[in-house]
RNA sequence: AGAGUUUGAUCCUGGCUCAGGAUGAACGCUAGCGGCAGGCUUAAUACAUGCAAGUCGGACGGCAGCACGGGUAGCAAUACCUGGUGGUGAGGGGCGCACGGGGUGCGUAACGCGUAUGCAACCUACCCUUAACUGAGACAUAACCUGGCGAAAGCUGGGCUAAUAUCUCAUGAGGUUAUAGAGGGGCAUCCUGAUAUAAUCAAAGCAGCGAUGUGGUUAAGGAUGGGCAUGCGUCCCAUUAGCUAGUUGGCGAGGUAACGGCUCACCAAGGCGACGAUGGGUAGGGGUUCUGAGAGGAAGGUCCCCCACACUGGUACUGAGACACGGACCAGACUCCUACGGGAGGCAGCAGUAAGGAAUAUUGCGCAAUGGGGGCAACCCUGACGCAGCAACGCCGCGUGAGUGAGGAAGGUCUUCGGAUCGUAAAGCUCUGUCGGGUGGGAAGAAGUGUGCAUAGGUUAAUAGCUUGUGCACUUGACGGUACCGCCAAAGGAAGCACCGGCUAACUCCGUGCCAGCAGCCGCGGUAAUACGGGGGGUGCGAGCGUUGUUCGGAAUCAUUGGGCGUAAAGAGCGUGUAGGCGGCUAGGCAAGUCAGAUGUGAAAUCCCUGGGCUUAACCCAGGAAGUGCAUUUGAAACUGCUUAGCUUGAGUAAGGAAGAGGGAAGUGGAAUUCCUGGUGUAGAGGUGAAAUUCGUAGAUAUCAGGAGGAACACCGGUGGCGAAGGCGACUUCCUGGUCCUAUACUGACGCUGAGACGCGAGAGCGUGGGGAGCAAACAGGAUUAGAUACCCUGGUAGUCCACGCCGUAAGCGAUGUUCACUAGGUGUUGAGGGUAUUGACCCCUUCAGUGCCGAAGCUAACGCAUUAAGUGAACCGCCUGGGGAGUACGGUCGCAAGAUUAAAACUCAAAGGAAUUGACGGGGGCCCGCACAAGCGGUGGAGCAUGUGGUUUAAUUCGAUGCAAACCGAAGAACCUUACCUGGGUUUGAAACGCAAGCUAAGGCUGGUGAAAGCCGGCGUGCCGCAAGGCGAGCUUGUACAGGUGCUGCAUGGCUGUCGUCAGCUCGUGCCGUGAGGUGUUGGGUUAAGUCCCGCAACGAGCGCAACCCUUGUUCUUAGUUGCCACCGAGUAAUGCCGAGCACUCUAAGGAGACUGCCUACGCAAGUGGUGAGGAAGGUGGGGAUGACGUCAAGUCCGCAUGGCCUUACGCCCAGGGCCACACACGUGCUACAAUGGCCACUACAAAGGGCUGCAAAGCCGCAAGGUGAAGCCAAUCCCUAAAAAGUGGUCUCAGUUCGGAUCGGAGUCUGAAACUCGACUCCGUGAAGCUGGAAUUGCUAGUAAUCGUGGAUCAGCACGCCACGGUGAAUAAGUUCCCGGGCCUUGCACACACCGCCCGUCA
Repeated sequence: AGAGUUUGAUCCUGGCUCAGGAUGAACGCUAGCGGCAGGCUUAAUACAUGCAAGUCGGACGGCAGCACGGGUAGCAAUACCUGGUGGUGAGGGGCGCACGGGGUGCGUAACGCGUAUGCAACCUACCCUUAACUGAGACAUAACCUGGCGAAAGCUGGGCUAAUAUCUCAUGAGGUUAUAGAGGGGCAUCCUGAUAUAAUCAAAGCAGCGAUGUGGUUAAGGAUGGGCAUGCGUCCCAUUAGCUAGUUGGCGAGGUAACGGCUCACCAAGGCGACGAUGGGUAGGGGUUCUGAGAGGAAGGUCCCCCACACUGGUACUGAGACACGGACCAGACUCCUACGGGAGGCAGCAGUAAGGAAUAUUGCGCAAUGGGGGCAACCCUGACGCAGCAACGCCGCGUGAGUGAGGAAGGUCUUCGGAUCGUAAAGCUCUGUCGGGUGGGAAGAAGUGUGCAUAGGUUAAUAGCUUGUGCACUUGACGGUACCGCCAAAGGAAGCACCGGCUAACUCCGUGCCAGCAGCCGCGGUAAUACGGGGGGUGCGAGCGUUGUUCGGAAUCAUUGGGCGUAAAGAGCGUGUAGGCGGCUAGGCAAGUCAGAUGUGAAAUCCCUGGGCUUAACCCAGGAAGUGCAUUUGAAACUGCUUAGCUUGAGUAAGGAAGAGGGAAGUGGAAUUCCUGGUGUAGAGGUGAAAUUCGUAGAUAUCAGGAGGAACACCGGUGGCGAAGGCGACUUCCUGGUCCUAUACUGACGCUGAGACGCGAGAGCGUGGGGAGCAAACAGGAUUAGAUACCCUGGUAGUCCACGCCGUAAGCGAUGUUCACUAGGUGUUGAGGGUAUUGACCCCUUCAGUGCCGAAGCUAACGCAUUAAGUGAACCGCCUGGGGAGUACGGUCGCAAGAUUAAAACUCAAAGGAAUUGACGGGGGCCCGCACAAGCGGUGGAGCAUGUGGUUUAAUUCGAUGCAAACCGAAGAACCUUACCUGGGUUUGAAACGCAAGCUAAGGCUGGUGAAAGCCGGCGUGCCGCAAGGCGAGCUUGUACAGGUGCUGCAUGGCUGUCGUCAGCUCGUGCCGUGAGGUGUUGGGUUAAGUCCCGCAACGAGCGCAACCCUUGUUCUUAGUUGCCACCGAGUAAUGCCGAGCACUCUAAGGAGACUGCCUACGCAAGUGGUGAGGAAGGUGGGGAUGACGUCAAGUCCGCAUGGCCUUACGCCCAGGGCCACACACGUGCUACAAUGGCCACUACAAAGGGCUGCAAAGCCGCAAGGUGAAGCCAAUCCCUAAAAAGUGGUCUCAGUUCGGAUCGGAGUCUGAAACUCGACUCCGUGAAGCUGGAAUUGCUAGUAAUCGUGGAUCAGCACGCCACGGUGAAUAAGUUCCCGGGCCUUGCACACACCGCCCGUCA
């Protein structure tokens, strides 16, 4: 000192939460010792039991009990008598019980407390000092004796007696009272007081032989303690605004220690209150404690001071002192006793009990110390106090060992299997001994007092005794045999708790699978969870650690220090004005505020500093400082204030001008709508996107004339004017408010703001009475629509208008309170003035007062504001403090009502919000592109068949692909195999790979049985080296590591692929702009197929894409010339480059050339575009292909391959058979057709590109054919596949379910293959289905393209209508961008960001 959390990201506002400290605490887990503190916060609830206030015989009468002495009786024990002595129950007397004791915090918001004063308005026992006195007498009464009543508590009659009890008299220094009063003093009333006179008032003894001591009385003073009064300070609520009759004051009296309405009689009518009375709620106050940088905030337990209380309420008595905790009386509640008549009691003393509660201790020891009461004293009493006990409740201290020790042991955990880690940790070795244990020693706290002895003074006859001192000895310890010290043994007895996703230090494995659970906030968990639970490891603290509660802090989140209000919460709708706050210039005085010095006080303890004592610390002691305050006093006089005297600049008044929809009243006007009357006139009018309701032949609409009535005032008219705001618009008159300008004069601070208060206050609404043309909530009808209680249309009532009275609200907004001052400019406009100039109006310069725009500095979170501030300052008022609940409820006030105003809480959320940014989106806008549409050609959708999919079925119909971008897709080819599926039969180191160990033997091969096969059970029998033992290689068996899995997860992955899209985009570096996210660049103007290029520009460059480079095709050249070619030459044949020769041409295949808007022209700055203009084989990317940016779709694929995780006598492996080929149906992709641009028959031409040794196969022969046979040739520019087909020529058919179409079915075959039943292809004969051009809808294609025709290849034993490739023939249409679809760029809005398949509202569950 900050951090987390709103967003895709950002800045701000703003709340919530966390880290710190503290605690009279409680709870959970754990626990070795000691010191010092503290320990019913709740029920001021009720209390059993014991104790907590007595003492004095040296004041008294006595003698119940005890001891001693004496006496009597008795042998004795003992009994009796005796106040004689010590003493002393009960009694009476004194003091105390009223505390510098103890408890509690009910009450109390108060002179209760704190602080500072005052008493000239007071008291004070015991104590101290001083002065004086202490004489004489008297009669009562307890106890006791004797009666009575009562259960008891207790009451009562009679008789005796004492005092330091009580009373009378004397004395009177003195006091008190009354009168007079010199002098002195003072704070208003006054105080003091020499002196004089009169009246009145005291006493007690005791101890001692005595001295004397101690008491007693009066008076004065002191000290101490109290009483009273006053200033200031002292919680919350205004949803408590008025309260008060002893109330406020006076005179008199009473009362008190004392002032006083304290009480009473009389008189007056006052007193308190917005500076918060009264009422309500809560609460003992302070020193201090906690926190905080401080200012503050919270608290008041322990300790100290004060107050209040003592079962509840009231009352007085005694006394120096009480209205009395352990006194009295009365009343009440409760408890107890009772003989029922009546009595007793008060733990908020110490222990303790019950109850309440999350929760708080022993019915302990002692008066040894300190202190208190009584006493001459000894001494007695003291639950005050000193100690001990209980509980980690807090603070502090100590320990649980130290050193060494790597084979980095075992074991655990993790692992990439190499290792890493727990970890020098352990063990082992060497030491030490705090605490605890045993044993022994052992304090300080103690001063006194008393006794004895000695001695001194006094008294005395006395060295006795007494008394006052001094010295010595003895005597007093609850704690406690405690603290402390020595010795002994042994590492032996002593570590836990919380946390480990971020905040916040600390990470992995397993389990779980939105379950169980966690969580302070954000949030984790749906099969790879560092967030749940466990393990390992780590981090933090440590005899404790966490949790919970409370409080301060952080929170500048109530802001005095130290916040805000245009849009985040927040300026009252506006004005007038009361209290209050604030206030111009000059001078004098005062000294209240202010400042300085001094004095007193601010208790002690606490905090801080210094020093000291316990081994240290906590703790304790001493000294200092501080205590920010209050009071008194002495000064200062700048500022504020008060006062006096002035001033004119603030403010105002007078005079002269000016503008204006400022307000009120009365009157007047024209245009228009509607209605009425009459004329003309005829079939429609009206209304809408289109219509209808509606009006109209009973004459509408249209048009003309006249009339009625109400409301509003076109043009002018303008970010023009006026007004405080609401608001104000035809014209005239009357009444009236404010503002501005100018030059002088006057007043002399008269000012600003403004809580309450008062007034004004759009529209709607309300009341009463008018008025009512148009418009028009409600309402009616017609449309629209799925519906349409709406939008549109036709009607239409309140209302709108007037008068009077209410209401009092609006996005009443500039979302910006009023006033004053200061701080760059530019440019409009309204009103007024000045200067210059002019004939004049202008123009130009300038001063005020308004009203707009742009903009500097500055401010702002940004947007923006910016002399009309949201800038810089001053004054005053209002308002805000997270969102929702809610501007709601209750209460008050106002209102006729509607409602307005004032204005919460419970509960709930972690956000709600402002501004700006980037995207995506819009049935927003602009620009552009694409077979996107349009223009065309051919299809699909209807039929049959093929094929794929869904669905259904099935033992199985294996699996995947599902809008475009799945569906002749994976599959370039399921009869077995493939095959992953099903049924059945087998098998377990395995069908195949590899390592190790052990054993056996060759393995292979041939062969038998069984079986559907796989397999199982057998038989025969074979290596190399070596003499041999044995070895080598291979195999088999067993075991172990392992294999194997088309099992799951494509949402754990790699790789590959699809798609947007061959769309033109996607980014970076540096710079610049912005607080920042980001922007700029990449936008703009042109241009392009293109972010292609040009120009401009705070940008300058660059990268991935585009283009080009690559392949192919089109032209040409060079080189090369066999298997290709054949022009020339030669030769040959029935014929053929068949042969020689040749390489010119074609062709083949390698390398070059060629095209670049290069030239011309028009336009243009340029880029470029248009023209085709030339040339050229080709012209503006020549055609085609390959090539796919950043990214999107958790797109597809774990069944191509690879791979993390999860399984292992099975989810692995082998075999036979079946299935993947099923079939009511639905969809996709194709083939063949429906025919004459055709079918069939015959004849006859012209390709390209491929393939071929488990191969392609010619010729020939056989078969109607599929094919068979046959074998030449060819490892291929050589041979073969190989016939190209459409086309062409000729013929036939003649519009029909046909000589179209060929499905289906029957029969017979061929080929491949162990094997064509399920389930192949083909051939021949026969059969001859649907179908006559296809609904809604939908698809491809822009040129060698569509359409149409055939050919080849891969896969493959066989099987293609699919796929890939090849050539032949060969069109139509468009030159456009309104619309549909998709895409690109710019811009705009946004409450979306999982991004419109979004978000979100209401109802119901």
About this RNA: Small-subunit ribosomal RNA from an uncultured bacterium, 1405 nucleotides, folded computationally. It matches the Rfam family "Bacterial small subunit ribosomal RNA". Gene Ontology terms of the family: ribosome and structural constituent of ribosome. The RNAcentral record of the sequence draws on ENA and SILVA.